[in-house]
A computed fold for a 142-nucleotide RNA from Parageobacillus caldoxylosilyticus NBRC 107762, annotated as c-di-AMP riboswitch aptamer (ydaO/yuaA leader). Taxonomically the source falls in Parageobacillus caldoxylosilyticus (Bacteria, Bacillota, Bacilli, Parageobacillus). Its mean pLDDT, the model's own confidence on a scale to 100, is 79. The model forms 92% of the base pairs in the Rfam consensus.
RNA sequence: AUAGGGAAAUCGCUGAAUCCUUAAUGGAGCGGGGGACCCAAUGUUGUAACGUCCGUUACUUGGGGUGAAUCCUGAAAAGGAAGGGCUAUCUCUCCAUGCCCUAACCCGACAGCUAACCUCGUAAGCGUUCUGGGGAGGGAUG
Repeated sequence: AUAGGGAAAUCGCUGAAUCCUUAAUGGAGCGGGGGACCCAAUGUUGUAACGUCCGUUACUUGGGGUGAAUCCUGAAAAGGAAGGGCUAUCUCUCCAUGCCCUAACCCGACAGCUAACCUCGUAAGCGUUCUGGGGAGGGAUG
């Protein structure tokens, strides 16, 4: 000097997932679900066990929810379209460029929208010396 690996701090990224407070836990903010009139819709409504009127329990093929995470082609390998993220300039935004993701989980036969109302979450994971051109706002200095 170069390459690889590890740790810490700083600074960032995906995401609703941050802040305050308490002996315990609560609150604020952010995010999700259920839930009228009106509107929309006009209908098939699964399986097993128990009890034997009706219900209870379990399951997932029907259906639904969180999420960007769906669809198409192909025997497969794989590819394509739609969708989503980053590209750190003090913040936001547009364009270009480059690099990526396109999962997973939950409810349990059941839920359209939905005021009041009821209820739930506030995790997890990762990177770190970095491309460029515009617009808007803000701050500091002269």